[in-house]
RNA sequence: AUUGAACGCUGGCGGUAUGCUUAACACAUGCAAGUCGAACGGUAACAGCAGAGCUUGCUCUGGCUGACGAGUGGCGGACGGGUGAGUAACGCGUGGGGAUCUACCUAGUAAUUGGGGACAACCUGGUGAAAACCAGGCUAAUACCGAAUACGCCCUAAGGGGGAAAGCAGGGGAUCUUCGGACCUUGCGCUAUUGGAUGAGCCUGCGUUGGAUUAGCUAGUUGGUAGGGUAAAGGCCUACCAAGGCGACGAUCCAUAGCUGGUCUGAGAGGAUGAUCAGCCACACUGGGACUGAGACACGGCCCAGACUCCUACGGGAGGCAGCAGUGGGGAAUAUUGGACAAUGGGCGCAAGCCUGAUCCAGCAAUACCGCGUGUGUGAAGAAGGCCUGCGGGUUGUAAAGCACUUUCAGCUGUGAGGAAAUGCCUGGACUUAAUACGUUCGGGUCUUGACGUUAACAGCAGAAGAAGCACCGGCUAACUCCGUGCCAGCAGCCGCGGUAAUACGGAGGGUGCAAGCGUUAAUCGGAAUUACUGGGCGUAAAGCGCGCGUAGGUGGUUUGUUAAGCGAGAUGUGAAAGCCCUGGGCUCAACCUAGGAAUUGAUUUUAAAACUGCUAAACUAGAAUCUCGGAGGGGAUGGUGGAAUUUCCAGUGUAGAGGUGAAAUUCGUAGAUAUUGGAAGGAACACCAGUGGCGAAGGCGACCAUCUGGACGAGUAUUGACGCUGAGGCACGAAAGCGUGGGGAGCAAACAGGAUUAGAUACCCUGGUAGUCCACGCCGUAAACGAGAUGUAAACUAGCCGUUGGGACCUUAGGUUUCAGUGGCGCAGCUAACGCACUAAGUUUACCGCCUGGGGAGUACGGCCGCAAGGUUAAAACUCAAAGGAAUUGACGGGGACCCGCACAAGCGGUGGAGCAUGUGGUUUAAUUCGAUACAACGCGCAGAACCUUACCAGCCCAUGACAUCCCGAUUGGGAGGAGGAGAUCAAUUGGUGCCUUCGGAAACUGGGAGACAGGUGCUGCAUGGCUGUCGUCAGCUCGUGUUGUGAAAUGUUGGGUUAAGUCCCGUAACGAGCGCAACCCUUGUCCUUAGUUACCAUCAUUUAGUUGGGGACUCUAAGGAGACUGCCGGUGACAAACCGGAGGAAGGCGGGGACGACGUCAAGUCAUCAUGGCCCUUAUGAGUAGGGCUACACACGUGCUACAAUGGCCGGUACAGAGGGCAGCAAGACCGCGAGGUGGAGCAGAUCCCAGAAAGCUGGUCGUAGACCGGAUUGGAGUCUGCAACUCGACUCCAUGAAGUCGGAAUCGCUAGUAAUCGCGAAUCAGAAUGUCUCGGUGGAUACGUUCCCGGGCCUUGUACACACCGCCCGUCACACCAUGGGAGUGGGUUGCACCAGAAGUGGUUAGUCUAACCUUCGGGAGGACGAUCACCACGGUGUGAUUCAUGACUGGGGUG
Repeated sequence: AUUGAACGCUGGCGGUAUGCUUAACACAUGCAAGUCGAACGGUAACAGCAGAGCUUGCUCUGGCUGACGAGUGGCGGACGGGUGAGUAACGCGUGGGGAUCUACCUAGUAAUUGGGGACAACCUGGUGAAAACCAGGCUAAUACCGAAUACGCCCUAAGGGGGAAAGCAGGGGAUCUUCGGACCUUGCGCUAUUGGAUGAGCCUGCGUUGGAUUAGCUAGUUGGUAGGGUAAAGGCCUACCAAGGCGACGAUCCAUAGCUGGUCUGAGAGGAUGAUCAGCCACACUGGGACUGAGACACGGCCCAGACUCCUACGGGAGGCAGCAGUGGGGAAUAUUGGACAAUGGGCGCAAGCCUGAUCCAGCAAUACCGCGUGUGUGAAGAAGGCCUGCGGGUUGUAAAGCACUUUCAGCUGUGAGGAAAUGCCUGGACUUAAUACGUUCGGGUCUUGACGUUAACAGCAGAAGAAGCACCGGCUAACUCCGUGCCAGCAGCCGCGGUAAUACGGAGGGUGCAAGCGUUAAUCGGAAUUACUGGGCGUAAAGCGCGCGUAGGUGGUUUGUUAAGCGAGAUGUGAAAGCCCUGGGCUCAACCUAGGAAUUGAUUUUAAAACUGCUAAACUAGAAUCUCGGAGGGGAUGGUGGAAUUUCCAGUGUAGAGGUGAAAUUCGUAGAUAUUGGAAGGAACACCAGUGGCGAAGGCGACCAUCUGGACGAGUAUUGACGCUGAGGCACGAAAGCGUGGGGAGCAAACAGGAUUAGAUACCCUGGUAGUCCACGCCGUAAACGAGAUGUAAACUAGCCGUUGGGACCUUAGGUUUCAGUGGCGCAGCUAACGCACUAAGUUUACCGCCUGGGGAGUACGGCCGCAAGGUUAAAACUCAAAGGAAUUGACGGGGACCCGCACAAGCGGUGGAGCAUGUGGUUUAAUUCGAUACAACGCGCAGAACCUUACCAGCCCAUGACAUCCCGAUUGGGAGGAGGAGAUCAAUUGGUGCCUUCGGAAACUGGGAGACAGGUGCUGCAUGGCUGUCGUCAGCUCGUGUUGUGAAAUGUUGGGUUAAGUCCCGUAACGAGCGCAACCCUUGUCCUUAGUUACCAUCAUUUAGUUGGGGACUCUAAGGAGACUGCCGGUGACAAACCGGAGGAAGGCGGGGACGACGUCAAGUCAUCAUGGCCCUUAUGAGUAGGGCUACACACGUGCUACAAUGGCCGGUACAGAGGGCAGCAAGACCGCGAGGUGGAGCAGAUCCCAGAAAGCUGGUCGUAGACCGGAUUGGAGUCUGCAACUCGACUCCAUGAAGUCGGAAUCGCUAGUAAUCGCGAAUCAGAAUGUCUCGGUGGAUACGUUCCCGGGCCUUGUACACACCGCCCGUCACACCAUGGGAGUGGGUUGCACCAGAAGUGGUUAGUCUAACCUUCGGGAGGACGAUCACCACGGUGUGAUUCAUGACUGGGGUG
């Protein structure tokens, strides 16, 4: 785009078309083919007329007239109408041919004479339920039969022979008459025949679906002769003879199908289709058959058989809607049991006319196409309502209402075309005729003829009045929001949407598209160059046969001539009409109708031409082949020869192991192995040479020699003269493994055995070991059959450069140039999706073959062929998926590679893991043990501090605008004291008091009361979020602009060579620059200087117990500002670079030490319980208050710590040296009391002044003596102190007593590279009190680093990838379960069909000795002819047997697909 459509929702009008696509299923009822009295005998019915009878409105008679049932006869029922079952065919289409027929029609010619005998109807009789039938008798014809005639006709032996007919009607002057008529004439008819026209039959070239998993078919088959038969040619039929005919250019068989003009689509070529209309064919319940006829083997005819239905008196009969309506059934689905012959046509008829479900109309159906309408203008308060909202508004929306108009269509009333031309009757000419009759024809007049029809059209009337839906709105694809739902319900054409903020589901508002329709489904073509003729491909995406030889076929070098098959041009008739297209015309337009034209690309016949292809004739030598000479070669076959090595055997020497492995063991060996020496046997394979070297078609070929033999190559006279190329089928060759028979068997070695390894190990490793490997002969016929060219063969052309093998030529010869044939590496043009190929093409051309058409199913099943088998070859479908695949890109990953780094390993030191305790977590428990964090990156984490509070948890009690905020109303005034009850929150009495400012109106604030808006939530969602944080990681990376390269994703820059801690820097470079990171800038520490000296300091001078005081400003120190370090200098290395190494100087040297500082991003990492916040949820509770309890539980497990296990130590005594901090609800000295914790008391200090505050390890003296102890301190009992409303659950500390485990810690694991580890103490935050935690501070103060193989993590480059949620990826197979289709299957049931046989209705033909017999002949006896019967041949249905094929089904079973 389209449809004979269907379904869903909806539906105003008209025009024009169309309407069982399925069951060629079965049919009730009515109608669809009759007509002619001008062929005939006649008169059953109707009407008229005449007559009769009488009962006066009836009966009877008369074919007399109009007419006419039934019958004889003629013509028509072969047309028209329906359907598409069959048919793959001369069925159809197209073009030819000649051996034919043709009623009615038309033109011509010649006739139309004279006779005869019957049969229906009818009458009589009979049988039967009926249908129907039988017998006898009468009768007419345009029915039937002879005779005569025969121009032309037919047959012929060319002499001859044969064969027709019918009358009827109208009119009529003369003549005749038996009054019927004869006769004449006209018309119609009839006979014979020749033409025409029309229609039909036959033959033929070409075209006309799929299957080769159908390859051979055929006996009347192919041809001939003779005969028969037909309208006609012909094996159409018969007899005889011959053995042909068809087939790879697809016979036969199977499946499917009516064919065409056309229709739909498409730019076309094509593809699909064959409704309506038109042409042809076939069929008429199924099968067979003939009759009649011009025509049939006959839709509404006959006979027979079968199935079915109906009637029946059970004896027998009847029927055929695939005609029009209609019914049932089937189906998703397709109409009225209508009107009329008015028109067009058909049949009959002289005609009037009759018949006509053909046809014309109407009815039903939005089934399709076309047209029209459902109003028009104005109208902002932008109404109401709806929806949305950022709450301002927006939108629906000029839409509505309102106002002003119009009236198509529908409705009502009226008017009113066209379709109608005729026929008939009257009349005037012409023709015919003897005729002014009749008839025909042309005019004129006249009476009429309409189903549709309440027609079309026109006019009038009234009133916006009666007339809009459907689908869609994530992308493709025009059109967006809200609510509901919450991977549910659902949507979906493809991608996909839905798991609590859905433009995708459902609803709503709004919008978009089309519109009396709109969507959906089905189907066809297009897009699809996705079967490629036009117009595709095959290195890697699907696709080159493993390789050759060669048949058919295809194709083919140069020249000349002929021819004209192809090709090109002209002409010719044809290519039906309709349709399509163009131009006109008619319906108001259009659809539709109509006229003309064009077109119909085709096949035929014919004419001229001759370039090209072909045929043919003659030549040529450039292709191909032959010949001569030559060299190269693992080319092949056969026979022989050789040495090295393995193994075995024999002998010698010799002694304890050998062998084997990652390590071992099995194994061999004291019966002498391994090792070594000599000898023998036997089999197999041929080191070095050896090479991107050679040969061969491929498989393949490797010691040497001989014989036989194939091919290629080079050079060169000569010869043949296109002999060429390719190659479907076919034939040969064809690794390894395997098979058969017979040999052989050293080594190796499937299977197998043993030993190891392992969770297992039917493996990898080891020790053995059989087929096999070898030979001969025969099979198999496949491989990653690949040189990994995934690259068919042959030919031509198209830049170069560098190797190499074989041969030749030339030259100036360590060689060079050139040529032919191979074999390799680069590379231009060109090609390619890219990768890549590139004279050995995947470039540009040509010829031929093979192959491909999404993935899986599957190279499978079935069938065929081959094979001994294994199996090979040929080769599907159902079903299933929306992908599968190629090349390249960026990442990520790798038990890939290169380089580099890090307390990553290594080298060291000290720990953890074992004990007790502290603390956190899991688990368990509980009324509650609140919540979160939970690999590294949770677990002394949020918590810098849970007795109450905190507190969020639990069980009680209690409040209701609330504990907290804002607004409103009215009232009050603050604030304090007091206390019955109660666990308290709370609350009844009581007491005192009357605030501040004031312009006196009031205002601000407090308190309690009231009403509602609201408050409140540590309730949920960190996967809706902001902010903050962790982590990779202080790792060196992450990007951009412009340019360039690439079809593109992308690349380049950022890679490379160096170097660095560093993408730090340098050099190179299709890149040049830039940004965020690195570094630096900041703080602190280390040295010096300047300035300033109080509370700090004290060298010099005084004074002292004491920097206490005077004094000093030097030093320390404090805190401000400066200086200093930059690879600056020197040497070396490096590339004259960057940089590195060493050195000098310096307090410090190459980033001096430490801190803060964290790129792009990753982990939906953590946090809704810091805070903020969307959405959801609760609102006499999930909010608020209160007292008590809980967060502190305890069979257990884990993390992080403390204290230890001791002598480098414990205890007791003496004694020395810090830094950094804190202090008024505070730190607190001296003094006194207490064993002590502490108490009493309070000087000083808001601090360089006073206090906390004694630093400890250390040094020194003593003691303990290796022991569960003078180690260790848990636990428990008692007594206390302090804080605090309050230490029971549940604080810290002190004293006395008690004195547990633990004697250095398994597997495993952590930290640390210098003022670091280790060790020692001091302080602070939080805090009433409560550190073994956290964060600081200083004291003492090491060991080790060869190095980067390995473990972990990271960076850069490169490589592979089937990964991209990115290796915690992807993914394979069995098994279990469910479902689906399919193969096999003992079989079973159908369909179709071959062959053989039986059977044989009706019918036709042959024969006929039986029976019967009107026309003609007869010599009257009969004959000719015919009918019936019988029989033979053919044959439908039916039957039997045996095959083939196909479909369905089948216990069980095989694999496959999906989940």